Predicted 3D model of a 76-nucleotide RNA (transfer RNA) from a Chthonomonadaceae bacterium. Rfam family: tRNA. Rfam classes the family as a transfer RNA. Rfam's curators write: Transfer RNA (tRNA) molecules are approximately 80 nucleotides in length. Its family is annotated with triplet codon-amino acid adaptor activity in the Gene Ontology. Its mean pLDDT, the model's own confidence on a scale to 100, is 81. It was read from a public genome assembly.
[in-house]
């Protein structure tokens, strides 16, 4: 440099054009227990890195760019 995967709540991750963005663990309320742990309802938490495009509609398809990663080419 060039090819590929990846970036989504505090963490770890699902999703492949029309969900209210889902789950797990972690916080908060409450019940339950003599406490604590266990276990039960219920909650708050996500500008889906970033900008643009494309659609009637993007986390999702395109481009451009930033981060981390593997691969592979040069090195005179």
């Nucleotide at each position: 440099g060039c090819u590929c995967c990846g970036g989504u709540g505090g963490u770890c991750u699902a999703g492949c054009g029309g969900u209210u963005a889902g789950g797990a663990c972690g916080c908060c309320u409450c019940c339950c227990u003599u406490u604590c742990a266990c276990g039960g309802a219920g909650g708050a938490a996500a500008u889906c890195g970033a900008g643009g495009g494309u659609u009637c509609g993007a986390a999702u398809c395109c481009c451009u760019u930033c981060c981390g990663g593997a691969g592979u080419a040069c090195c005179a």